[in-house]
RNA sequence: GGAGGGGGCCGGGUGGCCGCGGCUCUCGCGAGCUGAGGAAAGUCCGGACUCCGUAGGGCAGGACGCUGGGGAAAAUCCCAGGCGGGGCGACCCGUGGAAAGUGCAACAGAGAGCAGACCGCCGGCGGCAACGCCGGUAAGGGUGAAACGGUGAGGUAAGAGCUCACCAGCGUGCCGGGUGACCGGUGCGGCUAGGCAAACCCCGUCCGGAGCAAGACCAAGCAGGAGGUUGGGUGGCCCGCCCGCUGCCUCCGGGUAGGUCGCACGAGGCGAGCGGCAACGCUCGUCCCAGAUAGAUGGCUACCGCCGGGAAGCUUGCUUCCCGGGCACAGAAUCCGGCUUACAGGUUCCCUCCUACC
Numbered sequence: 001g002g003a004g005g006g007g008g009c010c011g012g013g014u015g016g017c018c019g020c021g022g023c024u025c026u027c028g029c030g031a032g033c034u035g036a037g038g039a040a041a042g043u044c045c046g047g048a049c050u051c052c053g054u055a056g057g058g059c060a061g062g063a064c065g066c067u068g069g070g071g072a073a074a075a076u077c078c079c080a081g082g083c084g085g086g087g088c089g090a091c092c093c094g095u096g097g098a099a100a101g102u103g104c105a106a107c108a109g110a111g112a113g114c115a116g117a118c119c120g121c122c123g124g125c126g127g128c129a130a131c132g133c134c135g136g137u138a139a140g141g142g143u144g145a146a147a148c149g150g151u152g153a154g155g156u157a158a159g160a161g162c163u164c165a166c167c168a169g170c171g172u173g174c175c176g177g178g179u180g181a182c183c184g185g186u187g188c189g190g191c192u193a194g195g196c197a198a199a200c201c202c203c204g205u206c207c208g209g210a211g212c213a214a215g216a217c218c219a220a221g222c223a224g225g226a227g228g229u230u231g232g233g234u235g236g237c238c239c240g241c242c243c244g245c246u247g248c249c250u251c252c253g254g255g256u257a258g259g260u261c262g263c264a265c266g267a268g269g270c271g272a273g274c275g276g277c278a279a280c281g282c283u284c285g286u287c288c289c290a291g292a293u294a295g296a297u298g299g300c301u302a303c304c305g306c307c308g309g310g311a312a313g314c315u316u317g318c319u320u321c322c323c324g325g326g327c328a329c330a331g332a333a334u335c336c337g338g339c340u341u342a343c344a345g346g347u348u349c350c351c352u353c354c355u356a357c358c
């Protein structure tokens, strides 16, 4: 200098004017302070919290899945490893089971799942020959992401785990190492077993349901109920009964509109020290950080930064001026931990490979 790998952070800045939500102060006018994100998003997974309820068993359904550890409320998170695959490497990707069963595999190809014979090879028959027909074969060629172990020898008409040796791989036993996944060595067996489970499925673990429009409290108006009073009927009168609700008064429960809470101090942020390979833990210090309810967080403007375009000047890569609906993705709604997805541009740290020079 070039080409890469992994992680972190920022993601316009500062004023002025006007406006909006919240809090505090004020009799009030008003004043002061404060007001989006790393994903606030998708709502995929897990919890806190609330109610229904007491959830014991089973079915259905769902989530998860190598090992050890971490924190904890839990998880699909994180750390350190194992194994397999890719890369020269930094590093990346994958992770129960495919020798239980069912199923799937485009195109090409003769044949794609207890496979198959197009070319080739070999034998027989026919033919002068070219070649044709029948049979054998799977070593070689060809197709494919994948064609039912590899090398060698024997064997054969040609061949083939057909047989044998070694190797790979599979199953199984023993020895050694490791907490473990697993690794190393060795013996035996049968000669070969393909892929996909983010297809159904099997095994194991876990899961009661609904969700802040949860739920709790207060509670107009209207309707309802009870009592009193009043009016009418029955009746000689009183009590009683019936009717009317006509009027008025009192009370009642449920509860709509509406209001308040839930609801902003929390599994909280930042910094330092110590322990641990690490995830992380412990201790100390410090900070308070939106809270709307049809939903505030905006608009204008000045300067600066960045980007893009244009013009001019020259010291040809800088300066000056002008322009821009320019500056990503997006945007709280009970909260938290994860995952996934979107993101113009900028910045920073660590590492790998190649090349050149000292």
Stems, first nucleotide, its partner, number of pairs: 001354010012304007020035006037329001041340002044338005049211004061207005066081005082095005096202002101200002103196002118141002120137007149167006168192001170189008215261004224252006231243004268287008305327002307324008
The RNA shown here (Bacterial RNase P class A) has 358 nucleotides and comes from an Actinomycetota bacterium. The RNAcentral record of the sequence draws on ENA. The gene name in the source record is rnpB. Model confidence (mean pLDDT): 76 of 100. Taxonomically the source falls in Actinomycetota (Bacteria, Bacillati). Its Rfam family is "Bacterial RNase P class A". It is annotated as a ribozyme. Rfam describes the family as follows. Ribonuclease P (RNase P) is a ubiquitous endoribonuclease, found in archaea, bacteria and eukarya as well as chloroplasts and mitochondria.